The part of an RNA shown here (small-subunit ribosomal RNA, central domain) has 346 nucleotides and comes from an uncultured bacterium. The prediction has a mean pLDDT of 88.
[in-house]
Context: one part of a larger RNA
């Protein structure tokens, strides 16, 4: 290679569009590429084989046939792939209702708290620990009150809740933009799956440009503690943290579990739509959770939201260190990412 794997052992790509490619519903007719089968030509000698014969036997030589499991022409079948043509509706879209959501861009609004200004009251400490200190404060702090101004964030409501394709999304509101679902069975009539390359999209931290800075706060500085303390605690604090625009492209981007499709016992809870009963409750479709038959697991456990039976494609595995490292290249302003060895060793 073959084969076996991929929740925790090595291994699912961070996530979606989607190109080429594999794969591809039910029925009927055609063709005969693929597939069978018959026949022909060809498949060089040598070896190899079968059987006969030559040297006294063998090796060794000689002869005849059979084979050369390929190719290519010619007929013949038509279940299966496949080419053409036609039909259907269950698969996929539409279409009309109907209610659903923290889904996404933009914009406008509030209210608490912090924080700062300013004014009053008021005095003598605050403030921070394991005890302290450093550090604010008679230039009047801290505490209360008013008023203002500033940046962020949304308390309860909440909730194995809900939407998103992941990453993610949470005050209220208003316009845009997307979705998914349930009801109906009008319509189109396989128009579908997956997808190497590719384009997008993608949390923190991080860069560039403008901006904004209230709050925390990498880095610094100081006070402790300690043998030391380039930490853990305190007191400050600058980049960030926060818009705006561009870049990067990474995470235990996790359900550590690719996507699609069928089948295959139940119980319970919840969300959201339909029926029916309209009291309780009952059914039904889509999700979002516990719990177990069966089956599957090395077990932990998973079990209709599979890690069960199966079937399509796509990604990735192949001892351990060395190493996600060094070379090369692509990509980036860097910072890096992507991609990815070997010698050596065990």
């Nucleotide at each position: 290679u073959u084969g076996g794997g991929u929740u925790u052992a090595a291994a699912g790509g961070g996530a979606g569009c989607g190109u080429a490619g594999g794969c591809u519903g039910c029925c009927c007719c055609u063709c005969a590429a693929g597939c069978g089968u018959g026949u022909u030509g060809u498949g060089a000698a040598a070896u190899a084989u079968a059987c006969c014969g030559g040297c006294u036997c063998a090796a060794c030589c000689g002869g005849u046939g059979a084979a050369u499991u390929g190719c290519a022409g010619c007929g013949c079948g038509a279940a299966c792939u496949g080419u053409g043509g036609g039909g259907c509706u269950u698969g996929a879209g539409u279409g009309u209702g109907c209610g659903g959501a923290a889904a996404g861009u933009a914009g406008g609004c509030g209210g608490a708290a912090u924080u700062c200004a300013u004014g009053g009251u008021g005095u003598a400490g605050c403030g921070g620990u394991g005890a302290a200190a450093u550090g604010c404060u008679u230039a009047g702090a801290u505490a209360u009150c008013a008023u203002g101004a500033a940046g962020a964030a949304c308390u309860c409501c909440g909730a194995u809740u809900g939407c998103g394709a992941a990453g993610g999304c949470a005050g209220c509101u208003u316009a845009c933009u997307g979705c998914a679902g349930c009801a109906c069975a009008a319509c189109u009539g396989a128009c579908g799956c997956u997808g190497a390359g590719g384009c997008u999209c993608g949390a923190a931290a991080g860069u560039g440009c403008g901006g904004g800075u209230a709050u925390c706060g990498a880095a610094c500085a100081g006070g402790a503690u300690u043998a030391g303390a380039u930490a853990c605690c305190c007191u400050g604090g600058u980049a960030g943290u926060c818009c705006g625009c561009a870049c990067g492209g990474u995470a235990a981007a996790c359900g550590a579990u690719g996507g699609a499709u069928g089948c295959c016992c139940g119980c319970u809870g919840u969300u959201c739509g339909c029926c029916c009963a309209u009291u309780a409750g009952g059914g039904u479709g889509a999700g979002c959770g516990g719990c177990c038959a069966a089956g599957c697991g090395a077990a932990a456990g998973c079990g209709u939201u599979a890690a069960g039976c199966a079937u399509c494609c796509c990604a990735c595995c192949u001892g351990g260190g060395g190493a996600g490292u060094a070379c090369g290249c692509c990509g980036g302003c860097a910072a890096c990412g992507g991609u990815g060895a070997a010698a050596c060793u065990c």

Annotation: The full RNA is in RNAcentral, with records from ENA, Greengenes and SILVA.